Notes: Predicted 3D model of an 84-nucleotide RNA (c-di-GMP-I riboswitch aptamer) from an uncultured Woeseiaceae bacterium. Its Rfam family is "c-di-GMP-I riboswitch aptamer". From the family's description: GEMM was predicted in a large-scale screen for bacterial structured RNA regulatory elements.
RNA sequence: AGAUGAAAAAGGCACGGCGUUCGAAAGAGCGCUUCGCAAAGCCACCGGUCUACGGUUCCUAACUAAGACAGCGGAGUUACCAUC
Repeated sequence: AGAUGAAAAAGGCACGGCGUUCGAAAGAGCGCUUCGCAAAGCCACCGGUCUACGGUUCCUAACUAAGACAGCGGAGUUACCAUC
C1' cells in the first nucleotide's frame, strides 16, 4: 500500500418501545432500553421510497419537493481492529 471479514480484543452505531422537544406531515434531536450493523461513518450525485404546509386541477379526490429517508440499492469520500 492492496485484498478479505472466519474467530477475537478495544471502542462505536441504534430498528422498535417508553419519555420529552421540534415539525403541517413524512420525519428529526435528546435520555433510557436493545432488533440488529464491519462502514448501520459522511455525502441527496443517480435510481427508489415517504410526506404534501403551500400550489395546481376535471376538487368526497388526484397531482406536485422547495420537505424528508444514508438502517432501500448504486456512485463518491474518510476510518478502527484482525488476517493474508